This is a predicted structure of a 95-nucleotide RNA (c-di-GMP-I riboswitch aptamer) from a Bacillota bacterium. The sequence was found by an Rfam model in a public genome assembly. The source organism's lineage runs through Bacteria, Bacillati and Bacillota. Its mean pLDDT, the model's own confidence on a scale to 100, is 89.

RNA sequence: AUAACGAAAAGGCAAACCCGACUGAAAGGCGGGGGCGCAAAGCCACGGGUCUAAGGUCCUCUUUUUGAGGAGGCUAUGAUCGCCGGGCUGCCGAA
Repeated sequence: AUAACGAAAAGGCAAACCCGACUGAAAGGCGGGGGCGCAAAGCCACGGGUCUAAGGUCCUCUUUUUGAGGAGGCUAUGAUCGCCGGGCUGCCGAA
């Protein structure tokens, strides 16, 4: 120095929940509080999973019928890296 590993130390991040005259169709994101936890709970949507369904589409009902409105199904170009795998980077150094 590197790899593996994770005692200690210095720090870091920030779940649920609450607030927002922030953002989005929503899922979610962002900001503040908060702290469940995390050795990558740092970054990347590359593979899988999961969430949402504006738009598209199918079906059905209503109706003042060639239009409109309601309910339901399918669907990611949306989201999630604190779901898993993968890639990149990184603090410390006992056994």